[in-house]
RNA sequence: UAGGUAAACAUUAAAUAUCCCCAUAUAUGCUAAGGAAUUGGCUUUAGCGUCUCUACCAGGUCACCGUAAAUGACCGGACUAUGCGGGAAAGCAACUUUUGG
Repeated sequence: UAGGUAAACAUUAAAUAUCCCCAUAUAUGCUAAGGAAUUGGCUUUAGCGUCUCUACCAGGUCACCGUAAAUGACCGGACUAUGCGGGAAAGCAACUUUUGG
């Protein structure tokens, strides 16, 4: 001096994926008030419940009530929060083998 390699930074572009088991919480539970239906058995609001954000429902079966205002039991079903584990996808690294230099 030239070439190569590595790293850092910046910019641009592209790709990207998430799913499942289990555990804990909460019992998808409880309380109060207003409204509605009875061919029905709902609905609105507020609160309690969780080291907890959110949610607090729907269906079925059986019972009960008999035109009145009140539902009950059972069955299986989640979502959300956190944690553990597993898989998938993508990427990276190491090792082994083969081929060439």